[in-house]
Parts: sequence; C1' cells; structure tokens
RNA sequence: GUCCUUGCGGUGUUGUGGUUAACACGACUGACUUUGAAUCAGAAUAUCCCGGGUUCGAUUCCCGACGGGGACA
Repeated sequence: GUCCUUGCGGUGUUGUGGUUAACACGACUGACUUUGAAUCAGAAUAUCCCGGGUUCGAUUCCCGACGGGGACA
C1' cells in the first nucleotide's frame, strides 16, 4: 500500500428495517450471617465509535473517516 473482518452499559455477548435494545458477569443497596463468602431481593448503568446516504422509519442496509484484529505485498 491492497484486501478481509470488527466497533452495542464497567466486562463478555444476543439483537435478520418498526413498539420498552435483551441475557450473563461485575459494581451498588437491602435481607440473611457474630463477621465474611454463598444465596435471595431490589434499583442503576447503552443518544448502539464518528460523519453522510437509502428508507415513511436505521443498532440493523450502503459509502467514507477513525480505532482493533488478520491476510498478502
């Protein structure tokens, strides 16, 4: 340099164009306990990396920029 792939809460993932973005873990609060762990309960945390386009409607499709990973040169 060319090509492929990827970007979603603190972390790991699900989410085949539509109504509240779901699950697990973690952190927090409470119950339980002499204390802690475990367990149970509760509440919180995502303008879905950025900019455009398509569409009545985009996390989702297309293009580009940027970041990560990979292949070739």
RNAcentral holds the sequence, with entries from Rfam. Transfer RNA from Penaeus vannamei, 73 nucleotides, folded computationally. Its mean pLDDT, the model's own confidence on a scale to 100, is 81. Its Rfam family is "tRNA". By type it is a transfer RNA.